[in-house]
C1' cells in the first nucleotide's frame, strides 16, 4: 500500500426523555441504542435546515449520522 465478508479489543452513540444555552436550525451534560469501519477531525463543493434584510437575491449560521472532497488513526484479513 489493498480490502471491510466474517470477527472484534478499545470507540462513537440515532429517534426519544431531562436540564442548560440560543430568535432559530440545533449544541451540550445525564438517561438511552436505531446504528456506525472513520458516525475522528476540516464547512472546501454540492445539498438540507435555520435567521436577517430583500423585488429578484444577498449575507449570517446550522448539519461532518446527507453525498462528495481533504487529512489523521484502530482492529482484522491476504501477501
Nucleotide at each position: 500500500a489493498u480490502u471491510g465478508a466474517a470477527a472484534a479489543a478499545g470507540c462513537c452513540a440515532a429517534a426519544c426523555c431531562u436540564a442548560u444555552u440560543g430568535u432559530g436550525a440545533a449544541a451540550u451534560a445525564g438517561g438511552g441504542a436505531c446504528g456506525g469501519a472513520a458516525a475522528g477531525c476540516c464547512a472546501c463543493g454540492g445539498g438540507u435546515c435555520u435567521u436577517u434584510a430583500u423585488u429578484a437575491u444577498a449575507g449570517g449560521g446550522a448539519u461532518a449520522g446527507c453525498c462528495g472532497g481533504g487529512u489523521u488513526g484502530c482492529c482484522a484479513u491476504a501477501g

A computed fold for a 79-nucleotide RNA from Sulfurovum sp., annotated as c-di-GMP-I-GGC riboswitch aptamer. Its mean pLDDT, the model's own confidence on a scale to 100, is 80. The organism belongs to Sulfurovum, within Bacteria. The sequence was found by an Rfam model in a public genome assembly. It matches the Rfam family "c-di-GMP-I-GGC riboswitch aptamer". Its family is annotated with cyclic-di-GMP binding in the Gene Ontology.